[in-house]
RNA sequence: UAGAGAAUAGUAUAGUGGGAGUACAAAGGGUUUUGAGCUCUUUGGUGCAGGUUCAAGUCCUGUUUUUCUAG
Numbered sequence: 001u002a003g004a005g006a007a008u009a010g011u012a013u014a015g016u017g018g019g020a021g022u023a024c025a026a027a028g029g030g031u032u033u034u035g036a037g038c039u040c041u042u043u044g045g046u047g048c049a050g051g052u053u054c055a056a057g058u059c060c061u062g063u064u065u066u067u068c069u070a071g
Stems, first nucleotide, its partner, number of pairs: 001070007010024004018054001026042006047063005
C1' cells in the first nucleotide's frame, strides 16, 4: 500500500429487519455462628457519524480501532 474480517453489559460470546439474550463477574435478599457454597432477585450493553425503512445490533456509506493475508 492492496485485499478480507471483527467491534454488543465489567469479561467472554449469541442474535434470519419487528421481544437485545446467555454464562461468569458486581449489588441486594434468604440459608449458615462467620466465611465459603447453594438459592432468589436486580443493575448494567449494540465503536462513532450519517443514510434507507413505518421500524436497523442486523442493510448501505464514511470514519476510528483492531486481526489476518500478500508485498

RNAcentral holds the sequence, with entries from ENA. A computed fold for a 71-nucleotide RNA from Chalcides ocellatus, annotated as transfer RNA. Model confidence (mean pLDDT): 82 of 100.